This is a predicted complex of two RNAs, RNase P RNA and transfer RNA, with 474 nucleotides together. It holds a member of the Rfam family "Bacterial RNase P class A". By type it is a ribozyme. Model confidence (mean pLDDT): 77 of 100.
RNA sequence: UCAGAUGGCCGGAUGGCUGCUGCCCAUGCCCUUGCGGCGCGGGGAGAGGAAAGUCCGGGCUCCACAGGAUCAGGAUGCCGGGUAACGCCCGGCGGGGGCACCCCUAGGGAACGUGCCACAGAAAACAAACCGCCGGAUGCCGAAAAUCGAUAUACCGGCAAGGGUGAAAAGGUGCGGUAAGAGCGCACCGCCGAACUGGUAACAGAGCGGGCAUGGUAAACCCCAUCCGGAGCAAAACCAUGUAGGGACACGCGUUGCAUGGUGCAACAGGUACGAUCCUGUACCGAUGUCCGGGUAGGUUGCUUGAGGUGGCUGGCAACAGCCAUCCUAGAUGAAUAGCCAUCAGCAACCGCUGCUGCGGUUGUUACAGAACCCGGCUUAUAGGUCAUCUGACAGU
RNA sequence: GGGCCACUAGCUCAGGCGGUUAGAGCGCGGUCCUGAUAAGACCGAGGUCUGUGGUUCGAGUCCACAGUGGCCCACCA
Numbered sequence: 001u002c003a004g005a006u007g008g009c010c011g012g013a014u015g016g017c018u019g020c021u022g023c024c025c026a027u028g029c030c031c032u033u034g035c036g037g038c039g040c041g042g043g044g045a046g047a048g049g050a051a052a053g054u055c056c057g058g059g060c061u062c063c064a065c066a067g068g069a070u071c072a073g074g075a076u077g078c079c080g081g082g083u084a085a086c087g088c089c090c091g092g093c094g095g096g097g098g099c100a101c102c103c104c105u106a107g108g109g110a111a112c113g114u115g116c117c118a119c120a121g122a123a124a125a126c127a128a129a130c131c132g133c134c135g136g137a138u139g140c141c142g143a144a145a146a147u148c149g150a151u152a153u154a155c156c157g158g159c160a161a162g163g164g165u166g167a168a169a170a171g172g173u174g175c176g177g178u179a180a181g182a183g184c185g186c187a188c189c190g191c192c193g194a195a196c197u198g199g200u201a202a203c204a205g206a207g208c209g210g211g212c213a214u215g216g217u218a219a220a221c222c223c224c225a226u227c228c229g230g231a232g233c234a235a236a237a238c239c240a241u242g243u244a245g246g247g248a249c250a251c252g253c254g255u256u257g258c259a260u261g262g263u264g265c266a267a268c269a270g271g272u273a274c275g276a277u278c279c280u281g282u283a284c285c286g287a288u289g290u291c292c293g294g295g296u297a298g299g300u301u302g303c304u305u306g307a308g309g310u311g312g313c314u315g316g317c318a319a320c321a322g323c324c325a326u327c328c329u330a331g332a333u334g335a336a337u338a339g340c341c342a343u344c345a346g347c348a349a350c351c352g353c354u355g356c357u358g359c360g361g362u363u364g365u366u367a368c369a370g371a372a373c374c375c376g377g378c379u380u381a382u383a384g385g386u387c388a389u390c391u392g393a394c395a396g397u
Numbered sequence: 398g399g400g401c402c403a404c405u406a407g408c409u410c411a412g413g414c415g416g417u418u419a420g421a422g423c424g425c426g427g428u429c430c431u432g433a434u435a436a437g438a439c440c441g442a443g444g445u446c447u448g449u450g451g452u453u454c455g456a457g458u459c460c461a462c463a464g465u466g467g468c469c470c471a472c473c474a
Stems, first nucleotide, its partner, number of pairs: 001393010012344007020046002023043003027039004031034001048368001052379002055377005060232004064282008073228005078092005093107001094105004108223002113221002115217003130163002132159005137153003141149003171189006190212001191210003196205003236301004246292005254268006270285003294473003308327008345366009398470007407423004416454001425441005447463005
């Protein structure tokens, strides 16, 4: 200098004018005198790294609460740690890719069981044989013959080395061995097994034993381990306004005892969790549910101080945790957070100057996108700028 | 704001527990039939299975993420 890898940060700045939404202070007018309505003045605040997708996990609220059992259903899945929790994060292990920095990885179980493996191929899973190799039998040919050699087969047997098929063919390479072959034997590599050593563990290691008996697929059913109740701020609570306390269907209004004028009390049975069934205890309930129809579509609370931000120290490789100091930072509801001008900054195009880096001018442009109960993550979108660390190649000293 | 569902030819839909070259009806184009049209007969074209990535030998189908479109919801008696 060029090409990359990883992890961060910013994502326009300043000033002026005109507005918008809450909050605080002060204050005028009106009436139906209220936590009322309409105004005026001052102060201070006002979108994000993703506010998004709603893909996970929680807080919070309601379903009466607590404990338990069985069967479904769903999710997760190497090991250890972090966390309120997670499918997230950190560190490590195994596998794969890259010259390297580094990156990717749904990564439990296929010697419990079941299913599937199209086409091709002999054979797709308690193995099998199309071509082939070898031995025999038979025929035929040659040599004078026993016999040997060559060759052929609707024959008998051995083999799995080679060819061919396929995504995948029953360990690989080499030597020996054999009629030909073969873990048939041996060496190395791979695989499996129990113990040993190191490590918290996943796992790794060298030696020993076994000739190998066990193909793939679980993002197929399944098995194993762990976890999970449901609904969601349009949850939920209160006030106000207004209507036909209307209709249909389903279900229920139970039993016993005592008192009684209607009826009341007690016990049992029944119901109160949004997958089903059931058990135990306490509390509550005495009837509703679905659909059609009718009415109101206004206000208040929930509503922003929170697993909160920033800085420092300590512990930890890190995620993170602890302590101290300091800060308060939107709460709108057909929904505010904006518009214009000037200067500056970045980028792009064009023009001019210059030997080049560059300088000056004009024009354009400054992304993705916008809170809606609140947090922790993931994923996706994003003009442009910037910082740190590391790797490779080339050149120079 | 929250919850749920769908996406296959121009339109409406099939596609069983993954298998070779994805089908049907309507529509479209051509030929025949008719004096001409419709109907009818025969033939044909037309698909990035919404997109990207993964699992698998193999994906419309299984899994994940994105995109587009659609549906539902409050309170009172």